[in-house]
RNA sequence: GCUUGAAAAAGGCAAAUCAUCGGAAACGGUGAGACGCAAAGCCAUGGCCUAAGGCUGCCUAACGGCACGCUAUGGUUGACAGGUUACCGGG
Numbered sequence: 001g002c003u004u005g006a007a008a009a010a011g012g013c014a015a016a017u018c019a020u021c022g023g024a025a026a027c028g029g030u031g032a033g034a035c036g037c038a039a040a041g042c043c044a045u046g047g048c049c050u051a052a053g054g055c056u057g058c059c060u061a062a063c064g065g066c067a068c069g070c071u072a073u074g075g076u077u078g079a080c081a082g083g084u085u086a087c088c089g090g091g
Base pairs, nucleotide, nucleotide: 002091003090004089005088012037013036017032018031019030020029021028022027035078041084042083043082045081046080047076048075049074053071054070055069056067057066058065059064
């Protein structure tokens, strides 16, 4: 340097759920918690989720109201793909 995760050591992360806080929502922070994880470290590029606002449409004399639709500038890396860095052991 390449490859690999059988056994092991030192350690690491933390699903569901609950409490609380933030958010329109998706979802997130903190604490408790441990289902799991060898990159469950990092990066929103693909994908996926949401649609406040906007667009469009409909209703209304108007004010205004509504949503079956579109839209990320909001999210998600613990479904998956991609990029990137790394501990320990084996070969």

The RNA shown here (c-di-GMP-I riboswitch aptamer) has 91 nucleotides and comes from Paenibacillus piri.
Model confidence (mean pLDDT): 84 of 100.
Its Rfam family is "c-di-GMP-I riboswitch aptamer". Its family is annotated with cyclic-di-GMP binding in the Gene Ontology. About the family: GEMM was predicted in a large-scale screen for bacterial structured RNA regulatory elements.
RNAcentral holds the sequence, with entries from Rfam.
The model forms 95% of the base pairs in the Rfam consensus.